Predicted 3D model of a 73-nucleotide RNA (transfer RNA) from a Candidatus Tayloriibacteriota bacterium. It matches the Rfam family "tRNA". It is annotated as a transfer RNA. Lineage of the source: Bacteria > Bacteria candidate phyla > Candidatus Tayloriibacteriota.
RNA sequence: GCGAGUAUAGCUCAGUUGGUAGAGCACAUCACUGAUACUGAUGGGGUCCAAGGUUCGAAUCCUUGUACUCGCA
Numbered sequence: 001g002c003g004a005g006u007a008u009a010g011c012u013c014a015g016u017u018g019g020u021a022g023a024g025c026a027c028a029u030c031a032c033u034g035a036u037a038c039u040g041a042u043g044g045g046g047u048c049c050a051a052g053g054u055u056c057g058a059a060u061c062c063u064u065g066u067a068c069u070c071g072c073a
Stems, first nucleotide, its partner, number of pairs: 001072007010025004019056001027043005049065005
């Protein structure tokens, strides 16, 4: 330099040929306990990597860029 992949909650990841963003773990509160843990209940937490474009509507489609990974030279 060329090509491919990945980027979504604190972490690991889902998200169905565009239609209100989810799970597990973690965290907080309450119950339980002498206390902790376990268990149960409830709850908080996201501008979906960035900037544009298409669309009534974009995490999802298109373009460019950034970071990381892999392959080729």